SAM riboswitch aptamer (S box leader) from a Chloroflexota bacterium, 108 nucleotides, folded computationally.
Its Rfam family is "SAM riboswitch aptamer (S box leader)". Rfam describes the family as follows. The SAM riboswitch is found upstream of a number of genes which code for proteins involved in methionine or cysteine biosynthesis in Gram-positive bacteria.
RNAcentral holds the sequence, with entries from Rfam.
Lineage of the source: Bacteria > Bacillati > Chloroflexota.
Of the family's consensus pairs, 91% are formed in the model.
RNA sequence: UAAAUAUCAAGAGAGCGACGAGGGAUACUGGUCCUACGACUCGCCGGCAACCGAAUGGAAACAUCACGGUGCUACUUCCAGCCUGAACGCAGUUCAGGAAGAUAUUUC
Numbered sequence: 001u002a003a004a005u006a007u008c009a010a011g012a013g014a015g016c017g018a019c020g021a022g023g024g025a026u027a028c029u030g031g032u033c034c035u036a037c038g039a040c041u042c043g044c045c046g047g048c049a050a051c052c053g054a055a056u057g058g059a060a061a062c063a064u065c066a067c068g069g070u071g072c073u074a075c076u077u078c079c080a081g082c083c084u085g086a087a088c089g090c091a092g093u094u095c096a097g098g099a100a101g102a103u104a105u106u107u108c
Stems, first nucleotide, its partner, number of pairs: 002107007013045001015044004022034003028081004046073003051069003055064003077100001082098007
C1' cells in the first nucleotide's frame, strides 16, 4: 500500500506546558459549529472503551479484569453533496442502504 471481516447515535479533560491562526478525516462546494477567554497541532498527566495479546472463571459459548499493543477523549463519521430504493398531494422533504472515510484484527 492492497484485500477480507467487525464496529462507527454510547463513553471519556473548562488539566499543565509549547506554538500562534486557523480548525472540525478527506480534493472541492454549501451549511453549521469551535477559535486570541488561545482553538487546531505537539509533549506530559488524567480519563474512556475493550479490537488484539496476557491473566482469572468456564466443557464451551462467553464473562471478568485493565497488565501489555493500538485506538479514542466538542458537535451522529458535525450535516449535506454521488448511486439505489421507499414514503409523503411530490420539481422537494424524510427514511433506509450503498459508495467514501475512520479504527481494530487477519492476510499479502